Source information
A computed fold for a 332-nucleotide part of an RNA from Candidatus Kuenenbacteria bacterium CG_4_8_14_3_um_filter_39_15, annotated as large-subunit ribosomal RNA, domain IV. The RNAcentral record of the full RNA draws on ENA and SILVA. The source organism's lineage runs through Bacteria, Bacteria candidate phyla and Candidatus Kueneniibacteriota. Rfam family: Bacterial large subunit ribosomal RNA.

[in-house]
Context: one part of a larger RNA
RNA sequence: CCCUUUAUUCAGGAACUCGGCAAAUAAGCGGGCGUAACUUCGGGAUAAGCCCUCCCGUUCAGAGCGCAAGCUUUUGAGCGGGCGCAGUGAAAGACUCCAAACGACUGUUUACCAAAAACACAGGUCUCUGCUUAAGUCGUAAGACUAUAUAUAGAGGCUGAUGCCUGGCCAGUGUCAGAACGUUAAGGUGAGAAGUGCAAGCUUUGAUCCUAAGCGCUGAUGAACGCCGGCGAUAACUAUAAUCGUCCUAAGGUAGCGAAAUUCCUUGUCGGGUGAGUUCCGACCUGCACGAAUGGCAUAACGAUUUGGAGACUGUCUUAAUAAGGGGCUCG
Numbered sequence: 001c002c003c004u005u006u007a008u009u010c011a012g013g014a015a016c017u018c019g020g021c022a023a024a025u026a027a028g029c030g031g032g033c034g035u036a037a038c039u040u041c042g043g044g045a046u047a048a049g050c051c052c053u054c055c056c057g058u059u060c061a062g063a064g065c066g067c068a069a070g071c072u073u074u075u076g077a078g079c080g081g082g083c084g085c086a087g088u089g090a091a092a093g094a095c096u097c098c099a100a101a102c103g104a105c106u107g108u109u110u111a112c113c114a115a116a117a118a119c120a121c122a123g124g125u126c127u128c129u130g131c132u133u134a135a136g137u138c139g140u141a142a143g144a145c146u147a148u149a150u151a152u153a154g155a156g157g158c159u160g161a162u163g164c165c166u167g168g169c170c171a172g173u174g175u176c177a178g179a180a181c182g183u184u185a186a187g188g189u190g191a192g193a194a195g196u197g198c199a200a201g202c203u204u205u206g207a208u209c210c211u212a213a214g215c216g217c218u219g220a221u222g223a224a225c226g227c228c229g230g231c232g233a234u235a236a237c238u239a240u241a242a243u244c245g246u247c248c249u250a251a252g253g254u255a256g257c258g259a260a261a262u263u264c265c266u267u268g269u270c271g272g273g274u275g276a277g278u279u280c281c282g283a284c285c286u287g288c289a290c291g292a293a294u295g296g297c298a299u300a301a302c303g304a305u306u307u308g309g310a311g312a313c314u315g316u317c318u319u320a321a322u323a324a325g326g327g328g329c330u331c332g
Base pairs, nucleotide, nucleotide: 001328002327003326004325005324006323007322008321009320011318012317015316020313028053030052031051032050033049038043040161054082055081056080057079058078059077060076061075062073063072064071065070083087095311096310097309098308099307100306101305102303103302107119108118123159124158125157126156127155128154129153136145137144138143162298163297164296165295167228168227169226172225173224174221175220176219177218178217181216182215183214187210188209192205193204194203195202196201229247230246231245232244233243256290257287268284269283270282271281272280
């Protein structure tokens, strides 16, 4: 001198950076006061924020002892005084707030690049199952689990607390139901026909009719798989279209939400915040390509989640400096 670990730093204080990453700040499950929106009335909440804390004297109260007078003090409150920069004098010891997204929550997960908005969850709903072999699952079987259970039970699917709700379509696919009819395999029946034989017969072929599931057919079913239009015209400025016409469809997307974890055009437009805002928040609706248990919308609390902002704070930075430990160097 370089690297690294740690510590300190004038003035400024996020200007650094994808991003306050890292560091710094704050700090007592001590006392007193005080505490908002929102809320499922439990919370939020130690919200936030402010003050006190040592020593001496004294007064009052409490408590203990005592028959009493009174005495004592690991208690509390007040008054007066003392010292220091500082009185939980050290150590230990949450940074806080505002707004939004997602998921209700505690929990679980990719042992060794992902802890999450993924999984689970309580709750909801659908389907199957009536049991001397339940349905379902494992096994070739015997047998076993379910269960020494019995529909308030067991199994499977989807959704995912709670609140308000959950619209239309059964044409397609699936599932369920259906004593008729059509089609239909092996099989049964055997009118006949052919070969051969003198014949009895043997061999081959074979119409018709009977006949299962399935399929066709009829119907039901969406918290089953799924799907939920186009064009043209119209109001006394203009614009727009409650309205009308027409084509197609099984039916044409309802409530709610909406440039969204979804919006291509797009940094949409308007408003807010900033000196300046492709992010953020509030609106609008022209939804390329939201939408109702593949759940829709809202939601207090919660989160090592994600996004934007503010305060405090700082070597993140302007811009670098100094110090210490370790390493690099030399010897071994």
Its mean pLDDT, the model's own confidence on a scale to 100, is 84.